[in-house]
Model confidence (mean pLDDT): 80 of 100. This is a predicted structure of a 71-nucleotide RNA (transfer RNA) from a Minisyncoccota bacterium. The organism belongs to Minisyncoccota, within Bacteria. The same sequence occurs in records of 2 taxa.
C1' cells in the first nucleotide's frame, strides 16, 4: 500500500432510530469498640468532525488510535 473488525463511566459490559442502564470501583451516611460485610443515597460516560432524519450510542462520510489479513 489494501482489505475487514472495534472504539460507551476508572474497569467489565448493556440499549429494536425515542429519557443513556447495570454490576464492580470510588464518595458520603447508617450499622460496629476499629477494620471488614451488610444496607442506603450519591458523582461519573456514547474516541473526534461531519452528513441523513421530527429525533443518531445506533443510518452514512472523513479523521484518530487498536486488532486481524493479504501484498
Nucleotide at each position: 500500500g489494501c482489505g475487514u473488525c472495534u472504539c460507551u463511566a476508572g474497569c467489565u459490559u448493556a440499549a429494536u432510530g425515542g429519557u443513556a442502564a447495570a454490576g464492580c470501583u470510588c464518595u458520603u451516611c447508617u450499622c460496629u469498640g476499629u477494620g471488614g460485610c451488610a444496607g442506603a443515597a450519591g458523582c461519573g460516560a456514547u474516541a473526534c468532525g461531519g452528513g441523513u432524519u421530527c429525533g443518531a450510542u445506533u443510518c452514512c462520510c472523513g479523521u484518530g488510535a487498536g486488532a486481524c489479513g493479504c501484498c